[in-house]
The RNA shown here (transfer RNA) has 74 nucleotides and comes from a Candidatus Dojkabacteria bacterium. The coordinates come from a structure-prediction model, not an experiment, and the mean pLDDT is 81. Lineage of the source: Bacteria > Bacteria candidate phyla > Candidatus Dojkabacteria. Its Rfam family is "tRNA". It is annotated as a transfer RNA.
């Protein structure tokens, strides 16, 4: 300086032919079972997808330019 890969809820992942109202898992709040914890079940809350554009009727996905880690070359 050059080339690749990953960047989605507190965390660990999905959504990959462009049709999705962005899903589970665990954290976590509140009730149930239990004398109490733990353990179970249930309800609930929480991200617009690293960051700015573009393309499209529609983008988490496609395209540009930036940042952040990681891995190859020089």
């Nucleotide at each position: 300086c050059g080339g690749g890969g990953c960047g989605u809820a507190g965390c660990u992942u999905a959504a990959u032919u462009g049709g999705c109202u962005a899903a589970a898992g665990u954290u976590c709040a509140c009730g149930g079972c239990u004398g109490g914890g733990g353990g179970u079940c249930g309800u609930g809350c929480g991200a617009g997808u690293g960051c700015a554009g573009g393309u499209u009727c529609g983008a988490g996905u496609c395209c540009u330019g930036u940042c952040g880690c990681c891995c190859c070359g020089a």